The prediction has a mean pLDDT of 84. Small-subunit ribosomal RNA from an uncultured prokaryote, 1481 nucleotides, folded computationally. Rfam family: Bacterial small subunit ribosomal RNA.

[in-house]
C1' cells in the first nucleotide's frame, strides 16, 4: 500500500466482494512439555447439600465440666492400689445459651432499572453529618426501678407461645454539677460576591457520665473543640437514536408563612400570583449501567464498556418504616403478591445477582479441592477465633508466551508409490547406514526463598517434597491441520457427466475439469490449523482532515423575507474569542520510555513521560467581537432629465376566416382516403352571390427580437399601474448579501357555481384497416377550450446549470441609451441578447466574461439498482390528489460519456441479368431422376433456405453393400514373430446342404555332412477387426458471402484511454485504379499483371498432316514420286500502349461511327478466391484423440432390400404442332475413345444383332452417319401424318443368372396433353436460342443425368424510381450469441417478504372512580396506669386489587391488494432504428 468484479473493448460515477488486525468466544480434525493470565456473553429462571459474619467471660448473672481435697457404697487385689457411684468444699483452669458492647451499613456478587446531577470534568456549601482512630480542654457526685436468663406451670403436629415466682451488669431511669454546648433577648468589633460570618461582653432558659472491668501494665465511659476519613446537597461544562413524538406542564414556576430535614429547596402543606421549559429539540418513543479504558485506525475518527479499577443501582417482586455514627439494610424486620417447601389441616418456613454445586435455558463457560502460612478485615489488652475476602491448587489448547518431537555426514541418485514423449522425471539426503547430543517427558539423590511477626519457649509454609541442583538410561515417549482457476504463495493423473458436487466475489461441472471426489506432489503455518460470528480497517463508500449534484444519485418551479450564518473604509475604548507564562486539578492500573526481577520472553517491579480537557492568576491587543451622537464614500438607496418594450390590470373598436340563418343562381352529386365507407344531397346539396347573426383567434410585420422573477406576454386604442436602462452626481451614509420556518405568485389538465359555446375536441358512437385493431386513418360529437368569482399547486416548471459579489485572452452579430467628431457613419461607453474560439476546467461530449475557469458567502439537495415516491402515520384539498416518506425482501449490478462492428420499414452516392427492356423456360401434361412422407423384415446411411433435393454415386440385377431374414466362423479374411505335434498346402472323388461351410476316402515337399535345415502348417500365444459414437475434440479438403474490393502492418502524428490518423475529402477507375490534397510517410495480403486456351501474322520444322506447281498410276480417291508454296501441326517470336490525333481536363482519366490495325481502350474465355464469416458439410474418401462392440456392433454365404406408392416437392426430358411431321436427295465439323478393344469390308436378317473377314497399341486403322441447313415432295389445323405414355406379341444382346429388377430391335395399341394460375428462373454476343457430336462410369444399363465439343445463331437494356444482394461515407441504437438482436405488460404455476382487514390475543404507560395491608405522622373521651405515658380508635398517604372508557404497541386473522424471485407456459408486440403512429413529462 492496493486487488477482483458492469463492457466486444475503454475512461468514468458506483455499488458488491477480498487479502490485515482483534475476542470472556463457539464448531471441525488433531494434540508433547512448562509459566502467566482467563472462563454463564443466554433464564436479574427456579434451587438439593455444605460453607460465606462473627467476637468479647478483662461488662453480667447464671449453667456445666475437668482438676484438687474430704466422705462414701461396690467390684478386683495378700496388700500398696486400681476401676467405678454418690454427696460435699474451695482455688485455679475451660466450655457457653442468656443480658450486654462492637460488628453485622465493610469484604464478596450482579447489571435488571436508569438518558438520570446516574457517570466524567471543574466548581461550590456563609445551607450539612462523621462511630471507631488522632490532638487539646474539662469531667465522672447521689440514687432507683425492672427485665431476660434459671425454676415451677400450661398450650401446641412444629415453629413458638401463654402465666407466676426470683436475679445481675459497662442494659434502663431520677437527681446534682457545667470548662463548654444549645435556645431566646438585645448590643459592639472586624470580615465577606450575596444571604451572612467570626469574635466579645450581658440576661434567661435547658442538657452529661461507667463510685465501671483489670493479669495493676492499662483498657474503658461523657461533655465541648480542632483534625483525618467517609458521606450527603447544589451548579457550569461533556457524552444514544427518533420530527412519521410539536408543543409540555397544575405542586406545575415564583412568593409569604408554617411544618419537616443533618442540612438547602414545593421536600410538604396553607394562601397569593400565572408563571415555568420548547426548534441551540421541550413533552413522547426506543435503547442503555457511567467511567479510567479496550480493539482498529497514518491519524482525525469508528466500535466496545469481560477481566483489574472508581462511582452508581439492585437483592424473588411491589411498599415501608425499626435499629443505628451511618441502612430504608444481599445471608436484619413489617405487609401484600407469585412461585417452593413442610403439616396432625388449625398453622407455619424459604428467598445462592456470596463460594463450590444442581436442574433449565444455550453454539457455549470449571472442583459440592486445600489453607488462614502470607495480605487485608470482624471482635478482643492479649493469646486467640472468624474469614468460599484473599493466598493456592484442580478442570478446559480459551488466550498470550516459551521451549521440544533430534543434530552432523550420507548417490547406487536404493525400494515403493505417481507421472511419463517409455527415455526418464519426481518423492529425495528424505530412508537405510555411520557418528554425535539428552533440553523436555521418566528414573533416583538433593532441595528452598516466600518468615514479618506471634511465642517464655518448644514451636509455626496451605502451595509442596513443588520451583531449583546433581546423576542415570535410550533418538529413545511427541505432527497436524488448511490450501493448490485469479484475487493468493502452490500442478498433475485418475473417476464423475449441469450428475454428484464446489463456491468470499468472479465463478467452475452438460466425456479430455491445474475449480467437484481420490491419489501422487506443491504451497502456508505449526501443536496448533480451518470454518462461523461480531467489530474497526481497507471505505476519500457521509468527506472537519477529505466527496460532491448540466449528462452518472444530486440546484427547492419562482420572487418576497423572518430567525440564523456572513458582511466595505477611518479611530478611539474594552478584553469575550484568541495567542502566551505561571498555579492547581486531570485517583490508581494501563500507553510510551529508562533501568530492574523471575534461565529468555509473556508477566510482573520501580523512575520518568503523556493524559488534548477544566478552574484560577498575570499579560499581550494584530485579526474577530463588543462599545461609541467617531470619520468616509467606492455597496446599497433617493432626487431630477430623458428613454424602451408583445410587463400587468380594466374598458371601448376593427376586419378576414369559420359555422349557421335567410334569399337568389344552378344541377346531380358533394365530401373524404393509400384506397374506399360511414356522412350530406331531387324535401335541391356541393359550388356561387347578397343581407344578417354567433363565438373564439388575431395572418402579413414576425427576427439567433423585445418584456416580465417564474409561469407567461402578440390585432388597433385608452385610463390606471410595475419595471429596467441611461445620463447628472444633488441627497442618505453600510441603511448590504444569503435566507430554514412563513407569505404571496405558479402552464396545462381537473374541481366547484354562474354565464357562453363558432371552430376544435378527451369519452362515445359509426366506416374503414387489421389474424385481432377497445389504436394510428375517416365521419360524427359530449365535457372541456371561453369569461367571472372561488379551489387545486404539480410539469422534460429544462440552460435538465440556486442566489449575490470580484477577477480572468480574443473575433463578431444585434436590441435599447448616452458622449464625441471628419456628418460616410466610424471608433467609444453603459446595459441586455446571440455566434464562434483560447488559457484553465472537465470521465469524456463540452462549458470558456451570460463559465461548467480562478475566489469568498449563505441556502437547497445527493450517497448501488429495484421494493417506491409505494405503504403506514400526519398536514393539506370538495375531490382528483398533493407534500413529507420508510421497511421486509431481492441482485451484482443498475449508470454516464466516447469506441469499433453489426443493425435500420435512417440519408447519400455507386456497383451487379438486381430491377426495367427483351428472348426462352418452370409452375399445368405424361414419363425420368432425387427428396419428403407412409409402407416395410429390410425400404442403409449422409446432404436440408439462399450455400439439400440428376447431391456423396462418373453406374444398386449377383457383386456393389454399410439393411433385412436364415444358415454357419471364433486369432478369425491378410501379414509379421514366437512356440508346435505334423508332412503337408493343395488337388481329386464321394455325401449332406441353397451357398458357405461340413464329412469321408485318395494322393502328396526339397536339400542334407544324417545330426539337421529350408518350405508349408491344423493348434497355442501376442499383435486383429468394426461403413459403431463423436464433423460441437480434430487434420485434410469442400461450399457460400464473392472475383466482391477490402483486410492489415511498421514508424509517426492525436487522444487519459478503448481506439484513430493512414484507408478520410475532391475528382476517377472494373478495382484501396490511379491523380490532386492531406500528419501522414512507407510496406504487406488482396486488385491488375505474370500462366494456359483463343483471334492476326513472322521464324524454325514438315510425319501418320497437306498437296499449288511438276512427274507417274486409277473406275476413282495425296495412291505413289515428290514438294513446304497452303491449311494444319507445335515450339519461338511480333503484335494493344490511351501509343497517335481532336476537343475537355491542373492531373489521373474520359469523349470520338476519329487515324491505323486481325484485333482498342481488361479483345473474349479459363486457371487464380485477401483478413475473415456460417461450432456451415464431410469420423461412409483418406488419415486421426477420446469412447464403445469381442462365439460379434467383427467375418462368410444363400435369397430379399436399397426400384414399395394414396401423395408433396425440386431437377429434367418429350410434346402440345405447320418458322412443323413424315419420306427422298444433297452438303459443312469440333473434339474425343479404341487391344479381354474399336473394327472397314462381304454375307444374313425389316431390325437389334449375328457368322466371316481386314486394318489399327493410332494425325496412319476404326468408332463416324454429324445434325439443324439446302433442294423437292407430302401432310392442310384435325387430339391429326401431332403427340408418343401405356399395354400386347415377338425378338435381340450382355452376363453364372435379366421374377422380384436391364437396354434395345419389330409389329400392334395410341393415354394425357390444343402453350399452362398465383408465382417463378435463366440470359447483354459468338451470349441466348436450336442442332447434333463425343467423352468417363461401364459386362450390361435404367443416360432424358453430368462433362466437353463443334453447327446455325438472335432480341432488348429508357433508365436506377422500387425489389434483391453488395462496396464506401453519414446518422441514430437501450443491439455485440450483433434485428433470426433487444425487451414490455396481463394471465397461468410454484416460492417469498410484505400493506389492508371483521375481529382475536397479549404488553407497558397513563387517566377517572371505588377498595385499601404494613408503616411514618397527626388526632384522641371511653381500656390500663396515681402520673408520665401506653394500648386502642379516627384521619391524611400510599402497595397491591377491582371498575370504566380512551390512545399506544406487538403478535395472530378468513378474505384480499400489490411487489419479489423461478430453464424452455399463454396472449399480444408498448420501447430501443424515422422501432414501422418520434419518444418522453
Nucleotide at each position: 500500500a492496493g486487488a477482483g468484479u458492469u463492457u466486444g473493448a475503454u475512461c468514468c460515477u458506483g455499488g458488491c466482494u477480498c487479502a490485515g488486525g482483534a475476542c470472556g468466544a463457539a464448531c471441525g480434525c488433531u494434540g508433547g512439555c512448562g509459566g502467566c493470565g482467563u472462563g454463564c456473553u443466554u433464564a436479574a429462571u427456579g434451587c438439593a447439600u455444605g460453607c460465606a459474619a462473627g467476637u468479647c467471660g478483662a461488662a453480667c448473672g447464671a449453667a456445666g465440666a475437668a482438676c484438687c481435697c474430704g466422705c462414701u457404697a461396690u467390684g478386683g487385689g495378700u496388700a500398696a492400689c486400681c476401676a467405678c457411684u454418690g454427696c460435699g468444699g474451695a482455688a485455679u483452669u475451660c466450655u457457653u445459651a442468656g443480658u450486654g458492647g462492637c460488628g453485622a451499613a465493610c469484604g464478596g456478587g450482579u447489571g435488571a432499572g436508569u438518558a438520570a446531577c446516574a457517570c466524567g470534568u471543574g466548581a461550590g456549601a456563609a445551607a450539612c453529618c462523621u462511630g471507631c482512630c488522632c490532638c487539646g480542654g474539662a469531667g465522672a457526685c447521689c440514687g432507683g426501678a425492672a427485665u431476660a436468663g434459671c425454676c415451677c406451670a400450661g398450650g401446641g403436629a412444629a415453629a413458638c407461645c401463654u402465666g407466676g415466682a426470683u436475679u445481675a451488669a459497662u442494659a434502663c431511669c431520677g437527681g446534682a454539677u457545667a470548662c463548654c454546648c444549645u435556645c431566646c433577648g438585645a448590643c459592639g468589633a472586624u470580615c465577606g460576591c450575596a444571604u451572612g460570618a467570626u469574635c466579645g461582653a450581658c440576661g434567661g432558659a435547658g442538657g452529661a457520665a461507667a463510685u465501671g472491668g483489670u493479669c495493676c501494665g492499662c483498657c474503658g465511659c461523657u461533655c465541648c473543640g480542632g483534625g483525618a476519613u467517609g458521606g450527603u446537597c447544589u451548579c457550569g461544562c461533556g457524552g444514544c437514536c427518533u420530527a412519521u413524538c410539536a408543543g409540555u406542564u397544575a405542586g406545575u414556576u415564583g412568593g409569604u408563612g408554617a411544618g419537616g430535614u443533618a442540612a438547602c429547596g414545593g421536600c410538604u402543606c396553607a394562601c397569593c400570583a400565572a408563571g415555568a421549559c420548547u426548534a441551540c429539540g421541550a413533552c413522547g418513543g426506543g435503547u442503555a449501567g457511567c467511567u479510567g479504558g479496550u480493539c482498529u485506525g497514518a491519524g482525525a475518527g469508528g466500535a466496545c464498556g469481560a477481566u483489574c479499577a472508581g462511582c452508581c443501582a439492585c437483592a424473588c417482586u411491589g411498599g415501608g418504616a425499626c435499629u443505628g455514627a451511618g441502612a430504608c439494610a444481599c445471608g436484619g424486620c413489617c405487609c401484600a403478591g407469585a412461585c417452593u417447601c413442610c403439616u396432625a389441616c388449625g398453622g407455619g418456613a424459604g428467598g445462592c445477582a456470596g463460594c463450590a454445586g444442581c436442574a433449565g435455558g444455550g453454539a457455549a463457560u470449571u472442583u459440592u479441592g486445600c489453607a488462614c502460612a502470607a495480605u487485608g478485615g470482624g471482635c478482643g489488652c492479649a493469646a486467640g477465633c472468624c474469614u468460599g475476602a484473599u493466598g493456592c491448587a484442580g478442570c478446559g489448547a480459551c488466550g498470550c508466551c516459551g521451549c521440544g518431537u533430534g543434530g552432523g555426514g550420507g548417490a547406487u541418485g536404493a525400494a515403493u508409490g505417481c507421472c511419463u514423449u517409455c527415455g526418464g522425471g519426481u518423492u529425495g539426503u528424505a530412508a537405510a547406514c555411520c557418528c554425535c547430543u539428552u533440553u523436555c517427558a521418566g528414573g533416583a539423590g538433593g532441595g528452598a526463598c516466600g518468615a514479618a511477626g506471634c511465642g517464655a519457649a518448644a514451636g509455626u509454609g496451605a502451595c509442596g517434597g513443588u520451583a531449583c541442583c546433581u546423576c542415570c538410561a535410550g533418538a529413545a515417549g511427541a505432527a497436524g491441520c488448511c490450501c493448490c482457476g485469479g484475487c493468493c504463495a502452490a500442478c498433475u493423473a485418475c473417476g464423475u457427466g449441469c450428475c454428484a458436487g464446489c463456491a468470499g466475489c468472479c465463478g467452475c461441472g452438460g466425456u479430455a475439469a491445474u475449480a467437484c471426489g481420490u491419489a501422487g506432489g506443491g504451497g502456508g503455518c505449526g501443536a496448533g490449523c480451518g470454518u462461523u460470528g461480531u467489530c474497526c480497517g481497507g471505505a476519500u463508500u457521509u468527506a472537519u482532515u477529505g466527496g460532491g449534484c448540466g449528462u452518472a444519485a444530486a440546484g427547492a418551479g419562482c420572487u418576497c423575507g423572518u430567525a440564523g450564518g456572513c458582511g466595505g473604509c477611518u479611530c478611539a475604548g474594552c478584553a469575550a474569542g484568541u495567542c502566551g507564562g505561571c498555579c492547581g486539578u486531570g485517583a490508581a492500573a494501563g500507553c510510551c520510555u529508562g533501568a530492574g526481577g523471575c534461565u529468555c520472553a509473556a508477566c510482573c517491579c520501580u523512575g520518568g513521560g503523556a493524559u488534548g480537557c477544566c478552574g484560577g492568576u498575570c499579560g499581550a491587543a494584530a485579526c474577530u467581537g463588543c462599545u461609541g451622537u467617531u470619520u468616509c464614500u467606492u455597496g446599497a438607496g433617493u432626487a431630477u432629465a430623458g428613454u424602451u418594450g408583445a410587463g400587468g390590470u380594466a374598458g371601448g373598436c376593427g376586419g378576414a376566416a369559420u359555422g349557421u340563418g335567410c334569399a337568389a343562381u344552378g344541377u346531380a352529386g358533394c365530401g373524404g382516403u393509400g384506397a374506399a365507407a360511414u356522412g350530406c344531397u331531387u324535401a335541391g346539396a356541393u359550388a356561387u352571390u347578397a343581407c344578417a347573426c354567433a363565438g373564439a383567434a388575431c395572418a402579413c410585420c414576425g427576427a439567433u427580437u423585445g418584456c416580465g422573477a417564474a409561469g407567461g406576454c402578440a390585432g388597433c386604442u385608452u385610463a390606471c399601474u410595475a419595471a429596467g436602462c441611461u445620463a447628472u452626481u444633488a441627497c442618505u451614509g453600510a441603511c448590504g448579501c444569503u435566507a430554514a420556518u412563513g407569505c404571496a405568485c405558479g402552464a396545462a389538465a381537473g374541481c366547484g357555481u354562474g354565464g357562453g359555446g363558432a371552430g376544435c375536441g378527451a369519452a362515445c358512437a359509426g366506416g374503414a384497416u387489421u389474424a385481432g385493431a377497445u389504436a394510428c386513418c375517416c365521419u360524427g360529437g359530449u365535457a372541456g377550450u371561453c369569461c367571472a368569482c372561488g379551489c387545486c399547486g404539480u410539469a422534460a416548471a429544462c440552460g435538465a446549470u440556486g442566489a449575490u459579489u470580484a477577477c480572468u485572452c480574443g473575433u463578431u452579430g444585434u436590441u435599447g441609451g448616452c458622449g464625441a467628431u471628419a456628418u460616410a457613419u466610424u471608433g467609444g461607453u453603459c446595459a441586455g441578447c446571440g455566434a464562434c474560439u483560447g488559457a484553465g476546467c472537465g470521465a469524456a461530449a463540452g462549458c470558456a466574461u451570460u463559465a461548467a475557469g480562478u475566489a469568498a458567502u449563505c441556502c437547497a439537495c445527493c450517497u448501488g439498482g429495484g421494493g417506491a415516491g409505494u405503504a403506514c402515520g400526519u398536514u393539506c384539498g370538495c375531490a382528483a390528489g398533493a407534500a413529507u416518506g420508510a421497511a421486509a425482501c431481492u441482485c451484482a449490478a443498475a449508470g454516464g460519456a466516447a469506441u469499433u462492428g453489426a443493425c435500420g420499414g435512417g440519408g447519400g452516392c455507386c456497383c451487379g441479368c438486381a430491377c426495367a427492356a427483351g428472348c426462352g423456360g418452370a409452375g399445368g401434361a405424361a414419363c425420368a431422376u432425387g427428396u419428403g412422407g407412409u409402407u416395410u423384415a429390410a425400404u442403409u446411411c449422409g446432404a436440408u433456405g439462399a450455400u439439400a433435393c440428376g447431391c456423396g454415386a462418373g453406374g444398386a440385377a449377383c457383386c456393389u453393400u454399410a439393411c433385412c431374414u436364415g444358415g454357419g466362423c471364433u486369432u478369425a479374411a491378410a501379414u509379421g514373430c514366437a512356440g508346435a505335434a505334423c508332412g503337408a498346402c493343395g488337388u481329386u472323388c464321394g455325401c449332406c446342404g441353397a451357398a458357405a461351410g461340413g464329412u469321408g476316402a485318395a494322393u502328396u515337399c526339397c536339400c542334407u555332412u544324417c545330426g539337421g535345415g529350408g518350405c508349408g502348417g491344423a493348434c497355442u500365444g501376442c499383435a486383429a477387426g468394426g461403413u459403431g459414437c463423436u464433423g460441437c475434440a480434430u487434420g485434410g479438403u469442400u461450399g457460400u458471402c464473392g472475383u466482391c474490393a477490402g483486410c492489415u502492418c511498421g514508424u509517426g502524428c492525436c487522444g487519459u484511454g478503448a481506439g484513430g490518423u493512414g484507408u478520410c475529402g475532391g475528382g476517377u477507375u472494373a478495382a484501396g485504379u490511379c491523380c490532386c490534397a492531406u500528419a501522414a510517410c512507407g510496406a504487406g495480403c488482396g486488385c491488375a499483371a505474370c500462366c494456359c486456351c483463343u483471334a492476326u501474322u513472322g521464324u524454325u520444322a514438315g510425319u501418320u498432316g497437306c498437296c499449288a506447281g511438276c512427274g507417274g498410276a486409277u473406275a476413282a480417291u495425296g495412291c505413289c514420286g515428290g514438294g513446304g508454296a497452303c491449311u494444319c501441326u507445335a515450339a519461338c517470336g511480333a503484335g494493344a500502349c490511351u501509343g497517335c490525333c481532336a476537343c475537355c481536363g491542373u492531373a489521373a482519366g474520359g469523349u470520338g461511327u476519329g487515324a491505323g490495325g486481325a484485333a482498342g481502350g481488361u479483345g473474349g474465355g479459363g486457371a487464380u478466391g485477401a483478413c475473415g464469416u456460417c461450432a456451415a458439410g464431410u469420423c461412409a474418401g483418406c488419415a486421426c484423440g477420446g469412447c464403445c462392440c469381442u462365439u460379434a456392433u467383427g467375418u462368410c454365404c444363400a435369397g430379399g432390400g436399397c426400384u414399395a406408392c394414396a401423395c408433396a416437392c425440386g431437377u429434367g426430358u418429350u410434346a402440345c404442332a405447320a418458322u412443323g411431321g413424315u419420306c427422298g436427295g444433297u452438303a459443312c465439323a469440333a473434339a474425343g475413345g479404341g487391344c479381354a478393344g474399336c473394327u472397314a469390308c462381304c454375307u444374313g436378317g425389316u431390325g437389334a444383332c449375328a457368322g466371316g473377314a481386314u486394318g489399327c497399341u493410332a494425325a496412319u486403322c476404326u468408332c463416324a452417319a454429324a445434325a439443324a441447313a439446302c433442294c423437292g415432295a407430302u401432310c392442310u389445323c384435325a387430339g391429326u401424318u401431332c403427340g408418343g405414355a401405356u399395354c400386347g406379341a415377338a425378338g435381340u444382346c450382355u452376363g453364372c443368372a435379366a421374377c422380384u429388377c436391364g437396354a434395345c430391335u419389330u409389329c400392334g395399341u395410341g393415354a394425357a396433353g390444343u402453350u399452362g394460375g398465383a408465382u417463378u428462373c435463366g440470359c447483354u454476343a459468338g451470349u441466348a436460342a436450336u442442332c447434333g457430336u463425343a467423352u468417363a462410369u461401364c459386362a450390361g444399363c435404367a443416360a432424358c443425368g453430368a462433362u466437353a465439343c463443334g453447327g446455325u445463331g438472335a432480341a432488348u437494356a429508357c433508365g436506377u424510381u422500387c425489389c434483391c444482394g453488395g462496396g464506401c461515407c453519414u446518422u441514430g441504437u437501450a443491439c455485440a450469441c450483433a434485428c433470426c438482436g433487444c425487451c414490455c405488460g396481463u394471465c397461468a404455476a410454484g416460492c417469498c417478504a410484505u400493506g389492508g382487514a371483521a375481529g382475536c390475543u397479549g404488553g407497558g404507560a397513563g387517566u377517572a372512580c371505588c377498595u385499601g395491608a404494613a408503616g411514618u405522622c397527626c388526632g384522641u373521651a371511653a381500656c390500663c396506669g396515681c402520673a408520665a405515658g401506653g394500648a386502642u380508635c379516627g384521619g391524611c398517604c400510599u402497595a397491591g386489587g377491582g371498575u370504566a372508557a380512551a390512545a399506544c404497541u406487538a403478535g395472530u386473522g378468513a378474505c384480499u391488494g400489490g411487489g419479489g424471485c423461478u430453464a424452455a407456459g399463454u396472449c399480444g408486440u408498448a420501447a430501443c432504428a424515422a422501432g414501422g403512429u418520434a419518444a418522453c413529462c